[in-house]
């Protein structure tokens, strides 16, 4: 750099650490000493890839398990609302 998807799914679980964390910037809103983020098991979820008895399994590989990718930013819209792009995550080759 390409292509393909992101409005749907799944944790009151253990263990361990121990202050922030929801990618970044600007702003809002969430969340967290009732232990989050992160590691690790362990449980589920999906079906991209491989597999298989192929409308389908879920065995392997990845990947996921608050909140539309938390929501805005730019374009129409009074508004509700709607529509694009960039980024960014996952696969795939």
């Nucleotide at each position: 750099a390409u292509c393909a998807u992101g409005u749907g799914g799944a944790g009151u679980g253990g263990c361990g650490c121990g202050a922030g964390g929801g990618a970044a910037c600007u702003g809002g809103c969430c969340u967290g000493a009732c232990g989050a983020c992160c590691g690790c098991c362990c449980g589920g979820c999906a079906a991209c890839c491989u597999g298989a008895c192929c409308a389908u399994c879920a065995a392997g590989g990845u990947g996921c398990c608050a909140a539309a990718u938390c929501c805005a930013g730019c374009c129409c819209g009074c508004a509700a609302g709607g529509g694009a792009a960039c980024a960014c995550a996952u696969g795939a080759g």

This is a predicted structure of a 93-nucleotide RNA (SAM riboswitch aptamer (S box leader)) from Desulfatitalea sp. The sequence was found by an Rfam model in a public genome assembly. Of the family's consensus pairs, 86% are formed in the model. Its mean pLDDT, the model's own confidence on a scale to 100, is 84.